About this RNA:
A computed fold for a 74-nucleotide RNA from a bacterium, annotated as transfer RNA. It matches the Rfam family "tRNA". Rfam classes the family as a transfer RNA. Its family is annotated with triplet codon-amino acid adaptor activity in the Gene Ontology. Model confidence (mean pLDDT): 80 of 100.
[in-house]
């Protein structure tokens, strides 16, 4: 150089054939329980879906490029 994959919350990672208001767990806050902590329970906050641009009425989802990581080939 070339090819393939991945990128969606503070991590890990779901998101069906493109459809209305983007989810889970962990973490985290506040409250309740306890002597006190952890454990648990109830509530809650947090997202530019990596970035730009195009297609669509409509895009995390499709298509072009960048940028980043991994993987395989010279």
């Nucleotide at each position: 150089g070339g090819g393939c994959g991945a990128u969606u919350a503070g991590c890990u990672c779901a998101g069906u054939u493109g459809g209305u208001u983007a989810g889970a767990g962990c973490a985290c806050g506040u409250g309740c329980c306890u002597u006190a902590c952890a454990a648990g329970c109830a509530c809650g906050g947090g997202g530019u879906c990596a970035g730009u641009g195009g297609u669509u009425c409509a895009a995390g989802u499709c298509c072009a490029c960048u940028a980043u990581c991994g993987c395989c080939c010279a």